[in-house]
RNA sequence: GUAUUCACUUGGCAGACUUGCCGAAAGGCAAGGACGCAAAGUCAACGGACUACGGGGAGUCGUGUGACAGAGGGGCUGCGGAA
Numbered sequence: 001g002u003a004u005u006c007a008c009u010u011g012g013c014a015g016a017c018u019u020g021c022c023g024a025a026a027g028g029c030a031a032g033g034a035c036g037c038a039a040a041g042u043c044a045a046c047g048g049a050c051u052a053c054g055g056g057g058a059g060u061c062g063u064g065u066g067a068c069a070g071a072g073g074g075g076c077u078g079c080g081g082a083a
Base pairs, nucleotide, nucleotide: 004083005082006081012037013036017032018031019030020029021028022027035070041076042075043074046072048068050066051064052063053062054061055060
């Protein structure tokens, strides 16, 4: 220096829910709030599910500079200790 594993939290993030705002919706932002998180930092390229529109009798299919990174896998980056 790299990889893997382990424990911890001074500090960091913040689920559900509530309020306000934005959006056609999914959803997002802010404040409150903590279920959790060692990448719960970041990336929508992969599969997935969601939403809008269109096709179809339907199962479903297509499209979107819609959206989910705290559902899965993955890329990039990164903090202190121990093995």
The RNA shown here (c-di-GMP-I riboswitch aptamer) has 83 nucleotides and comes from Gallionella sp. Lineage of the source: Bacteria > Pseudomonadati > Betaproteobacteria > Gallionellaceae > Gallionella.